About this RNA:
Predicted 3D model of a 72-nucleotide RNA (transfer RNA) from Brevundimonas subvibrioides. The source organism's lineage runs through Bacteria, Pseudomonadati, Alphaproteobacteria, Caulobacteraceae and Brevundimonas. It was read from a public genome assembly. The coordinates come from a structure-prediction model, not an experiment, and the mean pLDDT is 83. Its Rfam family is "tRNA". By type it is a transfer RNA. Its family is annotated with triplet codon-amino acid adaptor activity in the Gene Ontology.
RNA sequence: UCCGCGGUAGCUCAGCGGUAGAGCAGCCGACUGUUAAUCGGCUGGUCGUAGGUUCGAUCCCUACCCGCGGAG
Numbered sequence: 001u002c003c004g005c006g007g008u009a010g011c012u013c014a015g016c017g018g019u020a021g022a023g024c025a026g027c028c029g030a031c032u033g034u035u036a037a038u039c040g041g042c043u044g045g046u047c048g049u050a051g052g053u054u055c056g057a058u059c060c061c062u063a064c065c066c067g068c069g070g071a072g
Base pairs, nucleotide, nucleotide: 001071002070003069004068005067006066007065010024011023012022013021018055026042027041028040029039030038048064049063050062051061052060
C1' cells in the first nucleotide's frame, strides 16, 4: 500500500430499509428467620465519524478513524 471481517447499552452479542433488542451487570420489589438462589419490574444507546441515496438508514453507497486477519 491492497484485500477481507468487525465497531450497536457498563460487558458479550442480536437486529441487514419502517420510530433499536437479549443475556449478564446496576437499581427497586416479591419470596425467605437472614443471605444466596429464583421470579417480576425499571434504568441505561449521538447504532465509530462525516457526507450521499431514500418519503424513511443501525441496515444501501463514498471517504475517513480504530481493532483483527491475510497479501505484497